[in-house]
Context: one part of a larger RNA
RNA sequence: UAGUAGCAGCGAUAGUCGGGUGAGAACCCCGACGGCCUAAUGGAUAAGGGUUCCUCAGCACUGCUGAUCAGCUGAGGGUUAGCCGGUCCUAAGUCAUACCGUAACUCGACUAUGACGAAAUGGGAAACGGGUUAAUAUUCCCGUGCUAUCAUACAUCCAAAGCUGACGCCCUGGGGUCGACCAUGCCGGGCUUUCGCCCGGUCGAAUCGUCAAACUCCGUGGAAGCCGUAAUGGCACGAAGCGGACGAACGGCGAGAUAGAGAAAUAUGGUUCAACCUGGGGCCCGUGAAAAGGCGAGUAUGAUAUCCGUACCGAGAACCGACACAGGUGUCCAUAGCGGCGAAAGCUAAGGCCUGU
Numbered sequence: 001u002a003g004u005a006g007c008a009g010c011g012a013u014a015g016u017c018g019g020g021u022g023a024g025a026a027c028c029c030c031g032a033c034g035g036c037c038u039a040a041u042g043g044a045u046a047a048g049g050g051u052u053c054c055u056c057a058g059c060a061c062u063g064c065u066g067a068u069c070a071g072c073u074g075a076g077g078g079u080u081a082g083c084c085g086g087u088c089c090u091a092a093g094u095c096a097u098a099c100c101g102u103a104a105c106u107c108g109a110c111u112a113u114g115a116c117g118a119a120a121u122g123g124g125a126a127a128c129g130g131g132u133u134a135a136u137a138u139u140c141c142c143g144u145g146c147u148a149u150c151a152u153a154c155a156u157c158c159a160a161a162g163c164u165g166a167c168g169c170c171c172u173g174g175g176g177u178c179g180a181c182c183a184u185g186c187c188g189g190g191c192u193u194u195c196g197c198c199c200g201g202u203c204g205a206a207u208c209g210u211c212a213a214a215c216u217c218c219g220u221g222g223a224a225g226c227c228g229u230a231a232u233g234g235c236a237c238g239a240a241g242c243g244g245a246c247g248a249a250c251g252g253c254g255a256g257a258u259a260g261a262g263a264a265a266u267a268u269g270g271u272u273c274a275a276c277c278u279g280g281g282g283c284c285c286g287u288g289a290a291a292a293g294g295c296g297a298g299u300a301u302g303a304u305a306u307c308c309g310u311a312c313c314g315a316g317a318a319c320c321g322a323c324a325c326a327g328g329u330g331u332c333c334a335u336a337g338c339g340g341c342g343a344a345a346g347c348u349a350a351g352g353c354c355u356g357u
Base pairs, nucleotide, nucleotide: 015033016032017031018030019029020028034354035353036352037351042333043332044331045330048313049312052311053077054076055075056074057073058072062070063069082146083145084309085308086307088123089122093116094115095114096113097112098111100108101107127144128143129142130141131140147305148304149303150302151301152300153299154298162295163294164293168283169282170281171280172279173278174277175276179272180271181270182269183268184267185202186201187200188199189198190197191196203260207255208254209253210252211251216245217244218243219242220241225235226234227233261266284288319328320327336348337347338346
């Protein structure tokens, strides 16, 4: 130079006050007020990481300041399974052996045989509800279930044909629970002088039994224009009508449950309807896996069910990027409310956060 440049510019502008602890507090804890996130800043996980989880004791290090705090330092503790997953099956494909090629091979094909190949997200025997820990739970405990194999007893002589596993994209009908919404009771809470209004709750699984729509089929019937659909349509090769057989849900009802849960009440009806179930139609120079397994194929009682994973993060601090890096990173919850065509904008619950330190 100069008290000059700068100290705003990530659409997540976020804190403030009081109290506590402590040698020490803007940033550690508590309370109040105030804010931020809503296809995520919520919940569950795969990969990957590997103790980061929980507790106690600390602050030399790490932390863009401080720190009594911590994903830091030290010590101790923590991951419990017949029924969640691996394990089994096959997929594109991979490997081994044999054989062959090559001068030769740790190189390279066909073929044969054998093995491997899916932990979210292919197929697949079987588990739900509640309670519990500082830290695990469909794993422990309580209650109630289910499966496979073996043994025994009884039943049966059928048993292997068949069916299933087993499948594209688009449009659409019917059944239908959760959720949401509406109405009215009941319980609790809030506001209010009164009137009344507002908010929350009103629960309850697997499993076992039972009910039954569509489709299809049978009987009856006998239509020469009738029947029917959201739509296409159907019919003397038998329509409508009437009767029956077969037959679905993660659905209704009953048991489960004088289980459990809740401080208490522990209701009823309706609308719209994820999931789930069941029909119809359209499209294709694309025609939409395989195998193991299952059913077919009984009942009862008893025994057995080994091994591996299971903590925690899953990200604006636990992964990949040299970092507590504004980057990158798969799946599921996808129906919370207002709004609206909508998973849009904007606003707000539940939950989370005020450390994009």
Large-subunit ribosomal RNA, domain III from Haloarcula rara, 357 nucleotides, folded computationally. It matches the Rfam family "Archaeal large subunit ribosomal RNA". It was read from a public genome assembly. The coordinates come from a structure-prediction model, not an experiment, and the mean pLDDT is 89. The organism belongs to Haloarcula, within Archaea.